[in-house]
Context: one part of a larger RNA
Molecule: large-subunit ribosomal RNA, domain II
Organism: Verrucomicrobiota bacterium
């Protein structure tokens, strides 16, 4: 892992509310006794407990009291009523209180030093090789000391190094050979050295050459018992079907924020229920948003005009002059504004009047009984924050997911379309589709050449529609061939300055036409070219603008993609037309099943319940509420089966909506149902659940 077993809202007290059943102004016993056919039943006990009277802090009064001077006033009460004891059932309090889970806190309760720290006490070990202190001895040496030199000598937390003891680096090992080892390399090795026996200190204590180390594979407070089923606003898990109904993630506080409480919201049940809530039309209103405006408050830009300033000039003072400086206030055009308003919607909101609805004892509403919800999310839309970032945050509002299944969207909780009550080898549709994967098409009239469709800013003689404008057969544009002169080298400047460094002027003539020159060039001429003119050619050629649809822009890591393939008068964009397909929608046929009418039968405690027949609205569903049902063990009263074969196992026709039931056969071999009533250690697949088995 798998399978079999076992595994989680009980029980007691007390309250509160629903069902029910016994007495009723009443109602009930406990403890204990007594009797019996003795797990039990029957009978005595009224002590107590509710209830029927409130009111007041009490005294006290009492259908009234209490505040209080009151007979007013005002609070709580009475006013014609309903209790109580048992069963079941929902829920809540107190208990372990659905069930498993800590880390922990306590114990003057006990158990450890055979690990390991430290200590005593008694006993044991260190091959080997190497240095060679002090002190003695001998010469030498000094007036004597000192000090030299050789010798002996053998010290040392002394060297090198095996046992020993340690563990520096690297490997392997990491489900190991081993809950800390192998290997290979390293430290100390006569010391504050290893080690053996035996002893002693222990838990808030021991021991510690001190690392919070060690105190039996356990340590910032051991283990093993108890207290304990501690405590867990915290994860997990909480077991059989089926009908009706159907949320919320919001809002106030909160040592609150992933917990609560109240309200909102569901869902039960009783009450009462209006031509009444909703919904739609009209009238009437409140109001300052979008949007507009500048009349306020401000913000902001040019102009004119002009205080007040700056700066120059003038000036002995006083004064004056100018201004391409700065600018208050009026005034003119032109504009901003969530915390500006002369105005100012649309929608939404209240009110009043009608309409449509026989829906109905229903929505609304009110009391009462159970509750979940208080992490939302993404889409549109109008705001804040934020970078008019975010699959971003944080209000409003709708809508969908949560809690919803079908169909499109390749795939895709929230987008489109539409709400699954079952069956049917019927039928029309929506969203989106009809070349083929794949269910379904065709016509007509454009675009587009880019596989564009299937990426932006920007950029560009792409193409097409639609316009405005010029030039043109008195010949346009484009191209070719020819002229493009003369005063002149225009004056000035320059060293030069001849069309072309620069500054000034830009004339007149010849003329078809030709600039005191449009760019290139030269040291400066020169040379090219253009600007205008001719001739040639012979028909459309230029500028701008708005629209549709193309083009660049376009560089990423395994092979690439409109979901593929493949498609060009389209299988592509645009219109326009008919069909078609296309879902769990919607019809259509049957069928169950909830409410509600209606008839009809039983049965009734007359409230009403059951069934049967039509007709009508529904039957998606998470927490969650309401109902009703299955199986399992057991009692118990009645009826059955069983060796001609229980019960358990194996198949199972067939039947029920489901949970199950089951003839009959095969195994098995001795018990075991059914049918009403009652009780429960009553349904397993999940808790890193627990046992066992492979």
């Nucleotide at each position: 892992g798998u399978c079999u077993g076992c595994g989680a809202g009980u029980u007691a007290u007390u309250g509160u509310c629903c069902g029910u059943g016994g007495c009723c102004a009443g109602c009930u016993u406990a403890a204990g006794c007594c009797g019996u056919u003795c797990u039990g039943c029957g009978g005595c006990g009224g002590a107590g407990g509710c209830g029927a009277a409130g009111g007041g802090a009490a005294a006290c009064c009492g259908a009234g009291u209490g505040c209080c001077a009151a007979u007013a006033g005002c609070g709580c009460g009475a006013c014609c009523a309903a209790g109580u004891c048992g069963c079941g059932g929902g829920c809540a309090a107190u208990a372990g209180a659905c069930c498993c889970g800590a880390a922990g806190c306590g114990g003057a309760g006990g158990u450890g030093a055979u690990c390991u720290a430290c200590u005593c006490u008694u006993g044991a070990g260190c091959a080997g090789g190497u240095u060679g202190a002090a002190g003695c001895c001998u010469g030498g040496g000094u007036a004597a000391u000192a000090c030299c030199a050789g010798g002996u000598g053998a010290a040392g937390g002394a060297c090198c190094g095996a046992a020993c003891u340690c563990g520096u680096g690297g490997a392997u090992g990491u489900u190991g050979a081993a809950a800390a080892a192998u290997c290979c390399u390293g430290a100390g090795a006569u010391g504050a050295c290893u080690u053996g026996a035996g002893a002693g200190u222990a838990g808030g204590a021991g021991c510690g050459a001190a690392a919070g180390a060690c105190u039996a594979a356990u340590c910032a407070a051991a283990c093993c018992c108890c207290g304990u089923g501690a405590u867990a606003g915290c994860u997990g898990g909480u077991u059989c079907u089926c009908u009706c109904c159907g949320a919320a993630a919001u809002c106030g506080c909160u040592u609150g924020a992933g917990g609560g409480c109240g309200a909102g919201u569901g869902u039960u049940g009783u009450g009462g229920a209006a031509g009444u809530a909703c919904u739609c039309c009209a009238u009437g209103g409140a109001g300052g948003u979008a949007g507009a405006g500048c009349a306020c408050u401000g913000a902001a830009u040019g102009g004119c005009u002009u205080a007040g300033g700056g700066a120059c000039c003038c000036c002995a003072c006083c004064a004056g002059g100018u201004u391409a400086c700065c600018a208050a206030a009026a005034c003119c055009a032109a504009u901003c504004a969530a915390a500006c308003u002369c105005c100012g919607a649309a929608u939404g909101c209240c009110a009043u009047g009608g309409a449509u609805c026989u829906c109905a004892g229903u929505a609304u509403c009110a009391c009462a009984g159970c509750a979940g919800u208080u992490a939302g999310g993404c889409a549109g839309u109008g705001g804040g924050c934020g970078a008019u970032a975010a699959g971003g945050u944080u209000c409003a509002u709708u809508g969908c997911c949560g809690a919803g299944a079908g169909g499109a969207a390749a795939a895709c909780a929230g987008u489109c379309c539409a709400g699954a009550c079952c069956a049917u080898c019927a039928g029309c549709u929506a969203a989106g589709g009809u070349g083929c994967c794949c269910c379904a098409a065709u016509g007509u009239g454009a675009u587009u050449a880019a596989g564009u469709g299937g990426a932006a800013a920007g950029g560009a003689u792409g193409u097409g529609a639609c316009g405005u404008u010029g030039c043109u057969u008195a010949g346009a544009c484009a191209g070719u061939g020819a002229g493009g002169a003369u005063g002149u080298u225009g004056g000035c400047u320059u060293a030069g300055a001849g069309g072309c460094a620069g500054c000034c002027a830009u004339c007149a003539u010849u003329u078809a036409a030709a600039c005191a020159g449009u760019g290139c060039g030269u040291a400066a001429c020169a040379g090219c070219u253009g600007a205008c003119u001719c001739a040639u050619c012979g028909a459309g050629c230029g500028a701008u603008g708005u629209c549709g649809c193309g083009c660049c822009g376009a560089a990423a890591a395994u092979g690439a993609u409109u979901g593929g393939c493949g498609a060009u008068u389209a299988a592509a964009u645009c219109a326009c037309a008919u069909a078609c397909c296309g879902a769990a929608g919607c019809u259509a046929u049957g069928g169950a099943u909830u409410c509600g009418c209606a008839g009809g039968a039983u049965u009734u405690u007359c409230g009403a319940a059951u069934c049967c027949u039509g007709c009508g609205a529904g039957u998606g569903g998470u927490a969650g509420g309401a109902g009703a049902g299955c199986g399992u063990a057991a009692u118990u009263a009645g009826c059955g089966c069983g060796g001609c074969g229980a019960a358990g196992c194996c198949g199972g026709a067939c039947g029920g909506a489901a949970a199950c039931g089951g003839a009959c056969g095969g195994u098995g071999g001795a018990g075991c149902g059914c049918u009403g009533a009652u009780u429960a250690g009553u349904g397993a697949g999940a808790a890193u659940g627990c046992a066992g088995a492979c």